About this RNA:
The RNA shown here (Bacterial RNase P class A) has 399 nucleotides and comes from an Actinomycetota bacterium. Rfam family: Bacterial RNase P class A. Gene Ontology terms of the family: dimeric ribonuclease P complex, tRNA processing and ribonuclease P activity.
RNA sequence: CAAGCCAGGUGGCCGCGGACGGGACGCGUCGCGCAGCGCUUCGGCGCCCGUGAGGCACCGUUCGAGGAAAGUCCGGACACCACAGAGCAGGGCGCUGGCUAACGGCCAGCCGGGGAAACCCGAGGGAAAGCGCAACAGAGAGCAGACCGCCAGCGGCCGUCGAAGGGGUGCGAGCCCCGACCGACGGUGCGGGUAAGGGUGAAACGGUGAGGUAAGAGCUCACCAGCGGUCCUGGUGACAGGCCGGCUCGGCAAGCCCCGCCCGGUGCAAGGCCAAAUAGGGGAGUGUCUGAGGGUUGCUCGCCCGAGACUCCCGGGUUCCGGCCGCACGAGCCGUUCGGCAACGGACGGCCCGAGAUGGAUGGUCACCCACGACAGGAUCCGGCUUACGGCUUGCUAC
Numbered sequence: 001c002a003a004g005c006c007a008g009g010u011g012g013c014c015g016c017g018g019a020c021g022g023g024a025c026g027c028g029u030c031g032c033g034c035a036g037c038g039c040u041u042c043g044g045c046g047c048c049c050g051u052g053a054g055g056c057a058c059c060g061u062u063c064g065a066g067g068a069a070a071g072u073c074c075g076g077a078c079a080c081c082a083c084a085g086a087g088c089a090g091g092g093c094g095c096u097g098g099c100u101a102a103c104g105g106c107c108a109g110c111c112g113g114g115g116a117a118a119c120c121c122g123a124g125g126g127a128a129a130g131c132g133c134a135a136c137a138g139a140g141a142g143c144a145g146a147c148c149g150c151c152a153g154c155g156g157c158c159g160u161c162g163a164a165g166g167g168g169u170g171c172g173a174g175c176c177c178c179g180a181c182c183g184a185c186g187g188u189g190c191g192g193g194u195a196a197g198g199g200u201g202a203a204a205c206g207g208u209g210a211g212g213u214a215a216g217a218g219c220u221c222a223c224c225a226g227c228g229g230u231c232c233u234g235g236u237g238a239c240a241g242g243c244c245g246g247c248u249c250g251g252c253a254a255g256c257c258c259c260g261c262c263c264g265g266u267g268c269a270a271g272g273c274c275a276a277a278u279a280g281g282g283g284a285g286u287g288u289c290u291g292a293g294g295g296u297u298g299c300u301c302g303c304c305c306g307a308g309a310c311u312c313c314c315g316g317g318u319u320c321c322g323g324c325c326g327c328a329c330g331a332g333c334c335g336u337u338c339g340g341c342a343a344c345g346g347a348c349g350g351c352c353c354g355a356g357a358u359g360g361a362u363g364g365u366c367a368c369c370c371a372c373g374a375c376a377g378g379a380u381c382c383g384g385c386u387u388a389c390g391g392c393u394u395g396c397u398a399c
Base pairs, nucleotide, nucleotide: 001395002394003393004392005391006390008369009368010367011366012365013364014363016064017063018062019061020060021059022058026056027055029053030052031051032050033049036047037046038045039044066375070386071385073384074383075382076381077380078267079266080265081264085301086300087299088298090263091262092261093260094259095109096108097107098106099105110124111122112121113120114119125258126257130256131255132252133251147198148197149194150193151192154191155190156188157187158186159185160184161183162182165178166177167176168175169174206224207223208222209221210220211219225248227245228244229243231242232241233240234239271325272324273323274322281314282313283312284311285310293305294304295303296302332351333350334349335348336347337346338345339344
């Protein structure tokens, strides 16, 4: 660093919830029925007796929280609505190839980043379609720009020397002065050249080195990065390597946006059944060809229901919120084997199958053991992700 496993144990007593079984008759319910008693509005009702079926209690057996049950972040199953359609809005994803019921998940790979490595992470399409943002500093922040500097090759200016020629002076030799065109040398950053060096900044219009130049610059070259290429090789592909080339055509899209693909809604307090009770009451409005109104997440179209179909108002019943189903056999778990790098899939076999509560179940006590026990308990159920956390084992990397 990656993966797997465990999640205190054993025994006794008392106490909880579920499942299965039990015989008794402790309580009570419902159904059916002969006779009898009482009442009767003549429909029947109540008591008693018999019988059947449940329920509670009792007894016995057996089972009884998690890897995250957490967060409610995703995806579904299932249920109801919806003739389930289209568009807009809205939302999600974004490299390639696979897995899966599906996903924003998982696996493998590519590219990029981190790390010494084992490995880990990814916000992974588009910046010449458009809009926008980047304070301050700085010359300049995208078809930008000269602050400090560097440059005397070009033009200008200045100086020295030379120079055709001219002037002055001297008897003369000579001396002094001016001096066009031009030449040589030097100076001067005025015009100009420059973006290599320095500075500012998070970021400055490729990097290093060499040549070249007045000094410089992809100006040229070598290597590297980037970009482009109906190019070649390998690969299913993302891409990788090679070759060629003008040399170089910022950052942010987890800013709006563009492009591609995907997405009905609501949710177990979903949704059904039974019981109980009442007033299927009263009023107003719309409107039945040309359709009011309602439904389809929001809007539009379309479609459906639709004339007793709705809308509104008043009023009544049920609510110590009754009972049952949904409720756990699943995209299930375990083992073997085959295919696949893997995720995963197939085949065969096995599983009294591991909690189903609802004012919401597992607690108390005693004894023993030792690894001295962390994070922490279901509420429709699965597949993921994220977060919290103790111990053991295996493999890999490094010292």